[in-house]
RNA sequence: UGGGGGAUAGACUAACGGUAGGUCAUCGCCCUUUGAAGGCGACAGUCCUGGUUCGAAUCCAGGUCCCCCAG
Numbered sequence: 001u002g003g004g005g006g007a008u009a010g011a012c013u014a015a016c017g018g019u020a021g022g023u024c025a026u027c028g029c030c031c032u033u034u035g036a037a038g039g040c041g042a043c044a045g046u047c048c049u050g051g052u053u054c055g056a057a058u059c060c061a062g063g064u065c066c067c068c069c070a071g
Base pairs, nucleotide, nucleotide: 001070002069003068004067005066006065007064010024011023012022013021018054026042027041028040029039030038047063048062049061050060051059
């Protein structure tokens, strides 16, 4: 430099163009002799900028970063 793939909470991972869900972590309460186990709840996210659309995590264009292949 060319081609391909990827970016979603602190971490991991889902999501036909139609309310962004789950697990762990964190915090609160309950339970318990104790709690790191168990139960209930809360917090927290779509890489950036535009476009299409009634509606975009999803489609399109450009950009940033990461991975793979080729040179």
The prediction has a mean pLDDT of 80. Transfer RNA from a Candidatus Margulisiibacteriota bacterium, 71 nucleotides, folded computationally. RNAcentral holds the sequence, with entries from ENA. Taxonomically the source falls in Candidatus Margulisiibacteriota (Bacteria, Bacillati). Its Rfam family is "tRNA". Its family is annotated with triplet codon-amino acid adaptor activity in the Gene Ontology. Rfam classes the family as a transfer RNA. About the family: Transfer RNA (tRNA) molecules are approximately 80 nucleotides in length.